[in-house]
Context: one part of a larger RNA
RNA sequence: GCCAGGGAGUUCCUGGGAGUGGUAAGGCGAAAACCGGAGCGAAAGCGAAAGCGCGCACCGCAAGGGAGGCGCAUCGUACGAAAGUGCGACUAAUCACUUCCUAGAGACCCGAAGCCAUUGUGAUCUACACGCGAGCAGGUUGAAGCCGACUUCCAAGUUGGUGGAGGACCGCAACCAGUGCUAGUAUAUUCUGCUUGGGUGACUUGCGUGUAGGGGUGAAAGUCCAGUCGAACAUGGCAAUAGCGGGUCCCCCUCGAAGCAUCCUCAGGAUGACCUUGCCCGAGAUCGAUAGUGGGGUAGAGCACCGAUUGAACAGAACGAGAUCGAAAGGUCCCGCUGUUUUGUCAAACUCCGAAUCUGCUAUCAUCGUAGAAGGCAGGAGUCGGGAACACUGGGUAAGCUAGUGUUCCGGGACGGGAACGACCGAGACCGUGGUUAAGGUCCCUAAGACCUGACUAAGUGCGAAGUCACAAGGAGUCUCCUCUCUAAAACAGCCGGAAGGUAGGCUUAGAAGCAGCCAUCCUCUAAGCAACGCGUAAUAGCGGACCGGUCGAGAGCGCGGGCUCCGAAGAUGUAGGGGGCUAAGUCAGGCACCGAGACCUCGGAGAAGCGGCUGUGCCGCUUAUCUGGUAGGGGGGCGUCCUGUUUGGGCAGAAGUUGGGCGGUAACGUCCAAUGGACCGAACAGGAAUGAAUAUCCUGGU
Numbered sequence: 001g002c003c004a005g006g007g008a009g010u011u012c013c014u015g016g017g018a019g020u021g022g023u024a025a026g027g028c029g030a031a032a033a034c035c036g037g038a039g040c041g042a043a044a045g046c047g048a049a050a051g052c053g054c055g056c057a058c059c060g061c062a063a064g065g066g067a068g069g070c071g072c073a074u075c076g077u078a079c080g081a082a083a084g085u086g087c088g089a090c091u092a093a094u095c096a097c098u099u100c101c102u103a104g105a106g107a108c109c110c111g112a113a114g115c116c117a118u119u120g121u122g123a124u125c126u127a128c129a130c131g132c133g134a135g136c137a138g139g140u141u142g143a144a145g146c147c148g149a150c151u152u153c154c155a156a157g158u159u160g161g162u163g164g165a166g167g168a169c170c171g172c173a174a175c176c177a178g179u180g181c182u183a184g185u186a187u188a189u190u191c192u193g194c195u196u197g198g199g200u201g202a203c204u205u206g207c208g209u210g211u212a213g214g215g216g217u218g219a220a221a222g223u224c225c226a227g228u229c230g231a232a233c234a235u236g237g238c239a240a241u242a243g244c245g246g247g248u249c250c251c252c253c254u255c256g257a258a259g260c261a262u263c264c265u266c267a268g269g270a271u272g273a274c275c276u277u278g279c280c281c282g283a284g285a286u287c288g289a290u291a292g293u294g295g296g297g298u299a300g301a302g303c304a305c306c307g308a309u310u311g312a313a314c315a316g317a318a319c320g321a322g323a324u325c326g327a328a329a330g331g332u333c334c335c336g337c338u339g340u341u342u343u344g345u346c347a348a349a350c351u352c353c354g355a356a357u358c359u360g361c362u363a364u365c366a367u368c369g370u371a372g373a374a375g376g377c378a379g380g381a382g383u384c385g386g387g388a389a390c391a392c393u394g395g396g397u398a399a400g401c402u403a404g405u406g407u408u409c410c411g412g413g414a415c416g417g418g419a420a421c422g423a424c425c426g427a428g429a430c431c432g433u434g435g436u437u438a439a440g441g442u443c444c445c446u447a448a449g450a451c452c453u454g455a456c457u458a459a460g461u462g463c464g465a466a467g468u469c470a471c472a473a474g475g476a477g478u479c480u481c482c483u484c485u486c487u488a489a490a491a492c493a494g495c496c497g498g499a500a501g502g503u504a505g506g507c508u509u510a511g512a513a514g515c516a517g518c519c520a521u522c523c524u525c526u527a528a529g530c531a532a533c534g535c536g537u538a539a540u541a542g543c544g545g546a547c548c549g550g551u552c553g554a555g556a557g558c559g560c561g562g563g564c565u566c567c568g569a570a571g572a573u574g575u576a577g578g579g580g581g582c583u584a585a586g587u588c589a590g591g592c593a594c595c596g597a598g599a600c601c602u603c604g605g606a607g608a609a610g611c612g613g614c615u616g617u618g619c620c621g622c623u624u625a626u627c628u629g630g631u632a633g634g635g636g637g638g639c640g641u642c643c644u645g646u647u648u649g650g651g652c653a654g655a656a657g658u659u660g661g662g663c664g665g666u667a668a669c670g671u672c673c674a675a676u677g678g679a680c681c682g683a684a685c686a687g688g689a690a691u692g693a694a695u696a697u698c699c700u701g702g703u
Base pairs, nucleotide, nucleotide: 001703002702003701004700005699006698011105012104015101016100017099018098019097020096021095022094023093026035027034039046040045051072052071053070054069058065059064074089075088076087077086078085079084108247109246110245111244115237116236117235118234120233121232127211128210129209130208131207132206133205134204135203136201138170139169140168141166145162146161147160148159149158150157175198176197177196180194181193183192184191213229215225216224250638251637252636253635254634255633260272261271262270263269264268274382275380276379277378278377279376280375284368285367286366288365289364290363291362292361293360294359295358300353301351302350307346308345311342312341313340314339315338316337319336320335322333323332324331325330386410387409388408389407390406391405392404393403394402395401415426416425417424430605431604432603434601435600436599440595441594442593443580444579445578449592451591452590453589454588455587456586462582463581474566475565477564478563479562480561482559484557485556486555494551495550496549497548498547500524501523502522505519506518507517530545533544534543535542606628607627609623610622611621612620613619614618639692641689642688643687644686645685646684647683648682649681650680657676658675659674660673661672662671663670664669
């Protein structure tokens, strides 16, 4: 893990509600008592009155009457000078059972770390101490002391021995430790290997004894006190407490949330809002549309205020900086400054202006409502972590970021599309039959067009609605719109020819000849030809260009735009439009078909709701243009298990149980048949529960 069995809202009591039943100004109880029958007032205290009107249901042919209901009056009491106001009176309770909620109890079940108590148990581990014992191969070094020799007045000294000290040395002897590899083994605080430290000492070790839990012991690390220590273990208080985590068992029908506000608070509660169930009441209600009449200061715009802000012109002079003239007084210029005019820009906290939307009220329409809306009362909740898209705002470089407003969605919404994909597109799923469409698609995967017409693209651009934009700059790529210029008096391009003379202009210079540089840039012949646009030479030469002619024969050239396209173009597991692949099966424009959901239509059925009837906790019938997605949660109705009572059945001619199969019911489930099994088992109506398992690292057993 799997299988079987066990396994979680219970019981008593407090208060409240609903349903059913009994009795009723009383109810209940053996009694005492309790609840109700009178209230108001802090208290002292005082202490309830008939009536009138409106009016739903209902009744009535109608006028009208009118239970309950509502209003007024009256009455009690408190306050008040009064007016008046608050509460109360003109009657309904109480007991039992069932059920829901609730306070107190372990209170749905399981779960702490912890706290405290006990004349409790522990020093066979380990810490320290005490008593009696035990152990330390071998080798090295060679302290003091002592002896001899030398030296010497003495003392001191030198030297050779002897001697055998030391928390001395070496040491894989024993023994103790445990430094590194953090090697080996599945792993370890154990063991093993290699390596390493101590090894006559503050050494190691045996046995015995002692110190005990806020206590011991500690060469001190909060170490150690039996695999447990920043307070041992055992038992008890104890089902500690847990606003936290996990779990919480059959079916169907019906309605259906909140993640907001306030306070405590901030993983939680309470009250309100929102959901649900029942009742009361009795006529209006409202998300919509249009019109009228009011509100407003946003978008935009503007510069009239306010603040920011570009350039210019003119004028001014109190003051300031600089320059300048002068011996000085003072003068002049210019910049700043101030004003006027003009020009060019901005603003959430500017406005001379100013929408669309929005919004108050009224009217009309529409929708809902006597099959009972709106409103009110009472019982039961859940919720208080929200999120996304679109529009509009604040913060932020930005974010699948953060703070908001509105709407719609997901949450709690299935189904079709988007390759896959909570909130994007289509569309709100009671069960079944057949059809039609939506979004999106129609070459193959893959249902349906290799559809039709006209264009564009050559980049595999593209084949992506968005989410997930690929940018500026650049391109004689190509299509297209338009303007202008040249052009049969021949354009543009190509090809052929000319491109001369004065002259090598003057100057400069070694040279300077169109072409290093400076100046000038004329005239002639001409169809045209520069005192030269470029290459070139030392300087010439030479080659092109401008310009002209010929040939040719119809368009050519500059430019402003638009479409597609190229470059710009770099990312992390593997190409990547979902794929195959495609030159359309890409892109643009137009068109006709088809496919395609649980949507829509059709037929049959079930339920809900409403209405009617009846022999009324239900049954029958009718209506359905309406309703039947649903988490938390409210409400309703059922299925099954065990036991008890009453009634009634089955069984050795085969009960329960088990296995397999048939049939019925929306379902929980029921029933029948066969086999097995071998002695008990049902049904109906009531009653009572230790009553339903997949999950809790659930418990026990098996495997």
The part of an RNA shown here (large-subunit ribosomal RNA, domain II) has 703 nucleotides and comes from a Candidatus Micrarchaeota archaeon.
Taxonomically the source falls in Microcaldota (Archaea, Nanobdellati).
Rfam family: Archaeal large subunit ribosomal RNA. The literature on the family includes a 2001 paper in Science by Yusupov et al., "Crystal structure of the ribosome at 5.5 A resolution".
Its mean pLDDT, the model's own confidence on a scale to 100, is 82.